RNA sequence: GGCCCCGUCGCCAAGUGGUAAGGCACGGCUCUGCAAAAGCUGCACCGGCGGUUCAAAUCCGCCCGGGGCCUCCA
Numbered sequence: 001g002g003c004c005c006c007g008u009c010g011c012c013a014a015g016u017g018g019u020a021a022g023g024c025a026c027g028g029c030u031c032u033g034c035a036a037a038a039g040c041u042g043c044a045c046c047g048g049c050g051g052u053u054c055a056a057a058u059c060c061g062c063c064c065g066g067g068g069c070c071u072c073c074a
Base pairs, nucleotide, nucleotide: 001070002069003068004067005066006065007064010024011023012022018054026042027041028040029039030038047063048062049061050060051059
């Protein structure tokens, strides 16, 4: 340098053009003598910028970060 894969909440993780699932953690509430447990409930600029589209986490381009393979040099 070329090619491929990945980047989604504090952590893990689903999603494959049409309101971003779920688990853990955290906040609030209920319960409890106090806690724990349990139950209810709340919590998302999808790595950045631009493009396509009525509509983009999703498609396209460039860049950033991580991983793998190949090539070149020595």